[in-house]
RNA sequence: AGUUAAAACAUGCCGAAUCCCCGAUAAGGGGUACGGGGGAUGUAAAUUUGGGGUGAAUCCACGUAUUGUGGUAGGGUGGCCCUCACCCGAACCCGUCAACUAACCUCGGAGGCAAAGGGGGUAAAUCA
Numbered sequence: 001a002g003u004u005a006a007a008a009c010a011u012g013c014c015g016a017a018u019c020c021c022c023g024a025u026a027a028g029g030g031g032u033a034c035g036g037g038g039g040a041u042g043u044a045a046a047u048u049u050g051g052g053g054u055g056a057a058u059c060c061a062c063g064u065a066u067u068g069u070g071g072u073a074g075g076g077u078g079g080c081c082c083u084c085a086c087c088c089g090a091a092c093c094c095g096u097c098a099a100c101u102a103a104c105c106u107c108g109g110a111g112g113c114a115a116a117g118g119g120g121g122u123a124a125a126u127c128a
Stems, first nucleotide, its partner, number of pairs: 011114004019031004034108005042100002050097001051094004059071004074088004079122006
């Protein structure tokens, strides 16, 4: 000096998942930004071919079917839009049952990551 790996802080990303108080600093408890579900009239619609929910994560073809290969609806990339490029395209839950739905009832408020994407356009804020 360079490369690789790890840790901490800062910054940032996916996501609803941030922040505050009490407690001994812990366990734990109470709230909260922000999110989800259930639930009338009425209007629709449908029931083993079961049905449904959270989520971007649905569907198709092939296959050595050994959980693989290729695509795809859809989703993400440091304000936002277009375009190019790159990436994701899972997992879990309810248990025969739930459409929308006022009042009302109820639940979550986690976890996991990392190299500053290129071009064009267009806001706001701060500083001088």
A computed fold for a 128-nucleotide RNA from Caldanaerobacter subterraneus subsp. tengcongensis, annotated as c-di-AMP riboswitch aptamer (ydaO/yuaA leader). Rfam family: c-di-AMP riboswitch aptamer (ydaO/yuaA leader). About the family: This family represents a conserved RNA structure found upstream of the ydaO and yuaA genes in Bacillus subtilis and related genes in other bacteria. Its mean pLDDT, the model's own confidence on a scale to 100, is 79.